[in-house]
About this RNA
A computed fold for a 123-nucleotide RNA from a soil metagenome, annotated as c-di-AMP riboswitch aptamer (ydaO/yuaA leader). The coordinates come from a structure-prediction model, not an experiment, and the mean pLDDT is 82.

């Protein structure tokens, strides 16, 4: 000074402190998510099932006890403010036998990671 995310911003108070900043508690806005009627939907319910998120699927090969892993290709999808042409990404992690929509209503999160550049180049 930027990039992915919902993950920002304001206020009050305490503790240290010269000031600023840091912490801590506790509020507000704002931003995301979950659960949760009738009324539609839907006939599932061990091949358990479902949330979060773009993170899903289908070939080749080759290791393997495997439906598991590596690699390679292709397709959805996803970021680069729109497009075109390019890069690049396609994980991870929670619920525990449970949850279709859903108004009122209740709960929960505001992290975390990377960059010095393809933070692109044309319109």
């Nucleotide at each position: 000074g930027g990039c992915c995310g919902a993950a920002u911003c304001c206020c009050u108070g305490g503790c240290a402190g010269u000031c600023a900043u840091u912490u801590c508690a506790g509020g507000g806005a704002g931003c995301g998510g979950g659960g949760a009627a009738c009324c539609c939907a839907a006939c599932a319910u061990c091949u358990g099932g479902g949330g979060c998120g773009a993170a899903u699927c289908c070939g080749g090969c080759g290791g393997u006890g495997a439906u598991c892993c590596a690699c390679u290709g292709g397709a959805a999808g996803c970021g680069c403010g729109c497009u075109u042409a390019g890069c690049g990404c396609u994980a991870g992690c929670c619920c525990g036998u449970c949850a279709g929509c859903u108004a009122a209503c209740u709960c929960c999160g505001c992290a975390g990671g990377c960059c010095g550049a393809a933070a692109u180049g044309g319109g």